[in-house]
RNA sequence: UAAUCGAAGAGUUUGAUCAUGGCUCAGAUUGAACGCUGGCGGCAAGCCUAACACAUGCAAGUCGUGCGAAAUGAUGAAAAUCAUUUAGCGGCGGACGGGUGAGUAAGAUAUGGGAAUCUACCUAAAGAUGGGGGAUAACUAUCGGAAACGGUAGCUAAUACCGCGUAAGCUCUCGAUGAGGAAACUGAUCGAGAGGAAAGCGGGGGAUAUGUCAUAAUCAUCGAUAUACCUCGCGUCUUUAGAUGAGCCCAUACGAGAUUAGCUAGUAGGUGAGGUAAAAGCUCACCUAGGCAACAAUCUCUAGCUGGUCUGAGAGGACGACCAGCCACACUGGGACUGAGAUACGGCCCAGACUCCUACGGGAGGCAGCAGUGGGGAAUAUUGCACAAUGAGCGAAAGCUUGAUGCAGCUAUGCCGCGUGUAUGAAGAAGGCCUUAGGGUUGUAAAGUACUUUCAGUUGCGAAGAAAAAGAUGAAGAUAACACCUUCUUCGGAUGACGUUAGCAACAGAAGAAGCACCGGCUAACUCCGUGCCAGCAGCCGCGGUAAUACGGAGGGUGCGAGCGUUAAUCGGAAUUACUGGGCGUAAAGGGCACGCAGGUGGUAAGUUAAGUUGAUUUGUGAAAUCCCUGGGCUCAACCUAGGAAAGCAUUCAAAACUAAUUUACUAGAGUCUUGUAGGGGGGAAUAGAAUUCCAUGUGUAGCGGUGAAAUGCGUAGAGAUAUGGAGGAAUACCGAUAGCGAAGGCAAUUCCCUGGACAAAGACUGACACUCAUGUGCGAAAGCAUGGGGAGCAAACAGGAUUAGAUACCCUGGUAGUCCAUGCUGUAAACGAUGUCGAUUAGGAGGUUGCUACGUUUAAGUAGUGACUUCCGAAGCUAACGCAUUAAAUCGACCGUCUGGGGAGUACGGCCGCAAGGUUAAAACUCAAAUGAAUUGACGGGGGCCCGCACAAGCGGUGGAGCAUGUGGUUUAAUUCGAUGCAACGCGAAAAACCUUACCUACUCUUGACAUCCAAAGAAAUCUGCAGAGAUGUAGAUGUGCCUUCGGGAACUUUGAGACAGGUGCUGCAUGGCUGUCGUCAGCUCGUGUUGUGAAAUGUUGGGUUAAGUCCCGCAACGAGCGCAACCCUUAUUCUUUGUUGCCAUCGAUUCGGUCGGGAACUCAAAGAAGACUGCCGGUGAUAAACCGGAGGAAGGAGAGGACGACGUCAAGUCAUCAUGGCCCUUACGAGUAGGGCUACACACGUGCUACAAUGGCGUAUACAGAGAGAAGCGAACUCGUAAGAGUGAGCCAAACUAAAAAAGUACGUCACAGUCCGGAUUGGAGUCUGCAACUCGACUCCAUGAAGUAGGAAUCGCUAGUAAUCGCGAAUCAGCAUGUCGCGGUGAAUACGUUCUCGGGCCUUGUACACACCGCCCGUCACACCAUGGGAGUGGGUUGUAAAAGAAGCAGGUAGCUUAACCUGUUUAGGAAAGCGCCUACCACUUUAUGAUUCAUGACUGGGGUGAAGUCGUAACAAGGUAACCGUAGGGGAACCUGUGGUUGGAUCACCUCCUUA
Repeated sequence: UAAUCGAAGAGUUUGAUCAUGGCUCAGAUUGAACGCUGGCGGCAAGCCUAACACAUGCAAGUCGUGCGAAAUGAUGAAAAUCAUUUAGCGGCGGACGGGUGAGUAAGAUAUGGGAAUCUACCUAAAGAUGGGGGAUAACUAUCGGAAACGGUAGCUAAUACCGCGUAAGCUCUCGAUGAGGAAACUGAUCGAGAGGAAAGCGGGGGAUAUGUCAUAAUCAUCGAUAUACCUCGCGUCUUUAGAUGAGCCCAUACGAGAUUAGCUAGUAGGUGAGGUAAAAGCUCACCUAGGCAACAAUCUCUAGCUGGUCUGAGAGGACGACCAGCCACACUGGGACUGAGAUACGGCCCAGACUCCUACGGGAGGCAGCAGUGGGGAAUAUUGCACAAUGAGCGAAAGCUUGAUGCAGCUAUGCCGCGUGUAUGAAGAAGGCCUUAGGGUUGUAAAGUACUUUCAGUUGCGAAGAAAAAGAUGAAGAUAACACCUUCUUCGGAUGACGUUAGCAACAGAAGAAGCACCGGCUAACUCCGUGCCAGCAGCCGCGGUAAUACGGAGGGUGCGAGCGUUAAUCGGAAUUACUGGGCGUAAAGGGCACGCAGGUGGUAAGUUAAGUUGAUUUGUGAAAUCCCUGGGCUCAACCUAGGAAAGCAUUCAAAACUAAUUUACUAGAGUCUUGUAGGGGGGAAUAGAAUUCCAUGUGUAGCGGUGAAAUGCGUAGAGAUAUGGAGGAAUACCGAUAGCGAAGGCAAUUCCCUGGACAAAGACUGACACUCAUGUGCGAAAGCAUGGGGAGCAAACAGGAUUAGAUACCCUGGUAGUCCAUGCUGUAAACGAUGUCGAUUAGGAGGUUGCUACGUUUAAGUAGUGACUUCCGAAGCUAACGCAUUAAAUCGACCGUCUGGGGAGUACGGCCGCAAGGUUAAAACUCAAAUGAAUUGACGGGGGCCCGCACAAGCGGUGGAGCAUGUGGUUUAAUUCGAUGCAACGCGAAAAACCUUACCUACUCUUGACAUCCAAAGAAAUCUGCAGAGAUGUAGAUGUGCCUUCGGGAACUUUGAGACAGGUGCUGCAUGGCUGUCGUCAGCUCGUGUUGUGAAAUGUUGGGUUAAGUCCCGCAACGAGCGCAACCCUUAUUCUUUGUUGCCAUCGAUUCGGUCGGGAACUCAAAGAAGACUGCCGGUGAUAAACCGGAGGAAGGAGAGGACGACGUCAAGUCAUCAUGGCCCUUACGAGUAGGGCUACACACGUGCUACAAUGGCGUAUACAGAGAGAAGCGAACUCGUAAGAGUGAGCCAAACUAAAAAAGUACGUCACAGUCCGGAUUGGAGUCUGCAACUCGACUCCAUGAAGUAGGAAUCGCUAGUAAUCGCGAAUCAGCAUGUCGCGGUGAAUACGUUCUCGGGCCUUGUACACACCGCCCGUCACACCAUGGGAGUGGGUUGUAAAAGAAGCAGGUAGCUUAACCUGUUUAGGAAAGCGCCUACCACUUUAUGAUUCAUGACUGGGGUGAAGUCGUAACAAGGUAACCGUAGGGGAACCUGUGGUUGGAUCACCUCCUUA
C1' cells in the first nucleotide's frame, strides 16, 4: 500500500550417540455412517450401493379468432342466438423444461482460432396473397374380435391435400464488361434463356353497387342481412439482412500400464462421380503405395469433461455431490419417419430379455420425471400445498396447462446465531471422595436472600412478497370516419400456496431446556478401590504376572459444548518422488568395460532475422456463480446482493543483451603430418633350461611314506636312496619392485614376424570437425557346455584311512571330469577405488616410473627447469562420522545410469537370449516397526602385549582306597520340621535334638485364649491334701486375710464374663530394613573447572620409569579434589623409667631344705608410660628424578611379623526361622496346652574329618620342660575304697594365692624283628560307673572277652613359602550329661621357589565384534505341528475381443416384367400417359450360429516354495582368528545348516619383513 500477510513440530531402532530410513500422531475438510446425548431459530444439503425391478397417482398440452359435427344448459312463441363440454380433421408445441452418469481416454471436454453451412417462432426491409379441383376423418349403416383394434358401404368441411396463373435483388445455364491477385482463382455489374409461391380468419364502416328476406297489389320505400367495396388486426407466401440456436474443421491441453512395440487396405493421397444444409474416403470407380509410431502408435485397464471444491506458505496433490456450461444415455440392441430442429425419456417399426392381461386366437408395458414400493446397503426424506410469485407451451385475448418452480413436511447432515439464568451468599452445612486422622477437596458450588424473562408456552395486534391485467378518462396514431384497433397519460382496482408468516405487545413463573470424550508419554488434565499376563486396553511407543495415575468403577480434574466421540476418506505435516526442494565410497543407489546413431549440450569475433526471450501498450476472449477487494440488505452472523480485481490463451507494437536460425571470419577445443622414447599391450611361429612324474638299466637292503599321533598306501616279485639314459606334458624361479602396459577382463623364459595405443620436442596444416549417449554393436576372469586332440603335476565327484557322540568335513593315501590346445557357445564375479565419462578452477611437502631443455663434466655423478603416468602425507573446503583432499568424496558446468523402509525377492508369471546350466527384464498378496551406516562406553574372544597371586613350577604333607564320626543328596516314613545348593551349600544356621529344645507326626484337650492393654464382678496372694486321668486338666477339702491410704479408694496377683483384640517358626528375601557372603585387601572407582568432539563421550586416569599399591617421579590440554592404598589402632620382637603382691631371689642371715622365713627391689615377670626404623647414613645404578641393589650401624631394614580395618559396585547372591517390617492368609485354628513318637530311619551316592595300615614304630618302666584360659547350683586337693570308670569324705579357693593340672611328643633303659604281627582297633557278648524325673527307641565312660577292613590307596584333587608346613599335647565356649567338630594355646620344628612356557583367577593398554539380560551372549538351516496369502497344475466354468464364414427382422437406397390407384395431361376416354402405393429382387445391416485364436476372472485332485506362530527335534553354519578367516561368481556333492574344487575380493585377526610418512 483497495483486490501482496505467508512456512512450528513430536513419538518410535541404541546401553547411550549422530546419521539414514520407514511407521505413527497433533491440523483442516466431508453428500458421510455408527455410539451416547439432545432446547429454539435462520440458511443450505439429503440413494455415493442395484443404469436393479417397479403397484398407484400426477409430470405436455393448447387453440372454437382454421374446420365440420354432437351433447347439455340458458334466452326466446319459433327460427335462432349465446354459453359450457366432448371426440375428430387441422395448426403450434411434445427436440424445451426435468432425470441419470451406463458408455466414452476422444465424434467428449477446456482454451484459442477457422470456413464450406442451416436456423421454426422473433426483429427490420422489399414484394405478393389470383383462380380452380378432387378427397377424407368425424358421422350413419353393417361386419369381425375376449380385448387391443379393425374391415366394408355411404355422407361432409377446412389455414388439410393437389394442379394452373403470375413474380423477384431467388436458383441454374450461357454471354459481355471491368476490378483484385505472382498464379490458381475470387467476387461484382449488365444482358438472354429455363426453373420457380401462397390461406384464410376476426373487428369496424354503411357513402356507392349487387343478391336475399320482411313490409306492400305492383313500382317503390324504409328496415334487416349477406357479398362486393373501404379500413384495422391476426395469419399465409417469396426474398434479403439481423438476432438466437445448431452443424463442421484445426491447434494445444486433458488418466494408468512397455510384463502392450509395432499398427493400418478405405488404410494415406490423387482424379472423377455420387452424397450432405455444409468441407471431407462421407461413399463409389480407377490410379499411386502410402499413412501413424519411442515427443509412446496399437492394445489393455480405469474414467463423463469443465467452471470449480478440499487441502497446502506456495508450487503442487486429491476430488468433480449440491449450483452453472458442455457431452452422453432413456429396459437391451438395431432402424428410420415426421419436422426448422430428433435418429426423439413420458413418439413409431423390428429383434431380445423381463412383467402383466387373455375367451390361448392374440394383445399391453418401460419412474436414470415428482412422490412412493420392493430389493441392495453402514446409509439418504412426503404417494404434501399452490400455480400467489419467477419462468415455459398454446392462444388475438380472457385464460388453460406446468411434480419446472414457489412453499410446507422429515433428518443436529453441515454452517451460523441464541438460550438453559443473573447478583449476593462461609456455619466454608450435609453427603461423597481422599487422608500423614490434624485436615484437605467437591466449593460460592448448593441451600438461603434479592432480581431478570431472551427462547419455548398462552392471548391479541400485524407488515412485505401484488404488479402487470379487466374496466374508465384524456391525448396521439391509423382511417372517409367521432366506429374498431394500437400506443401513451391519469384513475381504477380482482388476485397470497406459504400462513396460527416475519415482527410487535401483554400474561405467568427460574419456571420447560447439558451432554460427550479424555486424564502413562506424544497431549491440557490424579487419586482411591476392584482385578492379578486373567478380564481387558491400545493411534504409535506400549500397559496388565498382588501396592496398575495405562484394564473396570468411583471421587476429582481437563477439553469441547447441542453437541461430543469413533470409523471411513482426502490434502497437510512428508524436503518420504525433492520444478520450487533429495540422493548414489561405507546407509537403498555408478551400468563389468568401451565404441557409437537418434537425443541433450556446445569455443572466439562480426553482420542479418526475430522463433524462444524481455518490455509495454492496445485489442479480443477469459459465461454466470465461486475465491479476493470495497460497499449495501436481513437486529448480528451464516446467507443474499451491487461494483471492481483476477491467472491463462490469442492479437498488436517495440527491443536485440542472451539462446536459436543464417552468413562471413578466427585458432586457445579437437584432429593430421615429421622426429624420437618407454613398456609382462595384442596375435602367430620357433627355441631353451630347471623341476615333478613315468620307463629302462646299474649299485644296494629293509624299510619308505605320512601325521598332532596314526593308519590306509608302496616295498624282499627288491621299494625308498643313488647313478646313467630316455619319454611326455604343463608352468616359466632369480630379476620382481605400493615398478610397467592395457578401456575393462587382464598381461611375465628367449628370439623372429605382423599389429594397436600412449607420451615428448619443435614447427606446419584443417578450422568447432567437439562432449555425452537411451535403443544398438563389440570385448568381457573363473567355472560350465559342444566337437576333436592332449593329459606330467594338481584336483570337484568318488574310494579308503583317521578324528569324532556322529564327521556325508577340516587331516592323510589314492583318484575321474576339469585344468592345456583348436573351433564355437555362455555373458556372469566382492567384474571394487564398492567412487560413470568429459572439461575448468582451487596451498603445499616427500618419493617412484618415463621423456625433453639448460648448466656442468674425460665418462659417471650432479644442479636447475619443463611434460606424462604413479604412491604417501597434508591446508582450506566437504562429510553422519570414518575419511576424501590438484588422480577430490572441494568448487562449477555438460550428458548418461541408478535409488525411494525391512522381509517376501532379484523370486513368481510373461517376454527376449541360451544346446543346457542358466542369464536379462521384473511384480503382487501377505508380514514386521523396524532393517541399516559410522562412531562411543562396556563386556567378551579357543586376539595380542605388559604385570601380579601357593596360579603353575620346585618341595613337604594330605584327600580320593579301609573302618568309624559328622553333614548332604536320594530313598523310606504317620513324621523323618525348616532353611543353606558351583567357586561363595554339604563338622553350614546348630557355641551341644534322650524329655525340654521342637518349629514335624499321632492322640487327648482349651477358645478373649500360654503372652500384652482396656472394662466389669468376685477373691488377698499363696500353700497343702484326697480322688479321676498318660498328662494337660477336672473335682473335693484344709490353712491363709498381706502392702499403701487424704479412709473415698489405690497398686500388684488370681478367677469369672463381654468385646475391642491377642497369637501364627503361615506365604512372599522377586515388596523391604538390618546383617552377611563373594569378586577382593584386588588397586581400583569418581567428581569440579578447563579443553577436544555435532554428539554419545574423551582428556585428566594414557605415555616413559618405579612400587605391594592410580605408590612415587618425569612428561603431557590439562589443573585440582574426593572414596579407596598407605598411615593413625591392637598384639608381638629390643631397651629404659615407675611400682613390687598373690609374682621374683643376685647379694646377707635363718631353715623343717619347699623363696619356706627374715629380708631385698638387682633379675624374671606383671602392667602403665616412654624410646626405637626414617631409605636417616655410605657406595653403585638410574635421567642430577622417583626408585632399586649392596653395605655400615642396629634387637629389628626397606610394609620387621601378625591382626582389626573391605572403595564405586556385581551376583533380583543368602536370611520374613535371630530381629524388625509392607501386603496377603488362618481366627473353636495355620493359635495354645499335654503325653508318646520323630528330627538318630538305610540298598546307595558325595563332601568334611578321626584312627590306621606300623620299627623315624608299638608296648613297659623311669624321667624333663609350657602357654593360654576356666572355676560357687563351681573347680575340687589330700586321704580311704574299687583293676577301672568312679564312690565316700570335703582341706583350700570368688583365684599372679586354691583347684582341675598329669603336659605330650622328647630323653634313658628294656622288649617286639616285618608278621595282618605285641600293628590296627571296628564290630559283638558280658559286667559295670556317672549324669539326669527318665539313658528302650537314643548318652558318655570303665573293665573282661571278641579282634573286622586295612600292607600306603585309580582317574582326579587339596593345603602350605618360616617359627610356616608337618607333628605333639593343653585349655575354653556350648553344657545336667554328651566333642574325632569349632575357637584358642604353647612344645618340637623342616624342605623348596630355576623361573613365568603352560593351568586357574585378577589388573592395565590395545585390537575384532552381528554381544549390551553383555559368550551361560547372539544366531543359521532341515524336520514335525497349526494357521495365512500365493505360484504351478490334467483341466472345468464364465466375461471381453480378433479373424474367416453363415444368417438376415425392421428400415433406407436402388431395380422391377406382377397387382393396385381420386386430383395432373391426352388428338386411342370401358382407355393411355405421368406419378404413386403394394408385392418381389438386390446392396447394407441388428439379433443369432459355426470354426479357430487372443485375453481376463473364478475354480481344481495334487504339488512348490514363502510368511507367522508355545519353551518341539537334529546339529552348530555365521558374529572373536567363531575355533577350517569370511564373502562373491560358478560346478559337483551332502539330513540340515553346509562341504569341496576353481578364479576373484578384504568388507580378515595375529606375527614378521619391505616400502612410505612423522620426529630426532

The prediction has a mean pLDDT of 83. Predicted 3D model of a 1560-nucleotide RNA (small-subunit ribosomal RNA) from Candidatus Riesia pediculicola. Rfam family: Bacterial small subunit ribosomal RNA. Lineage of the source: Bacteria > Pseudomonadota > Enterobacterales > Enterobacteriaceae > Candidatus Riesia. The sequence is in RNAcentral, with records from ENA and SILVA.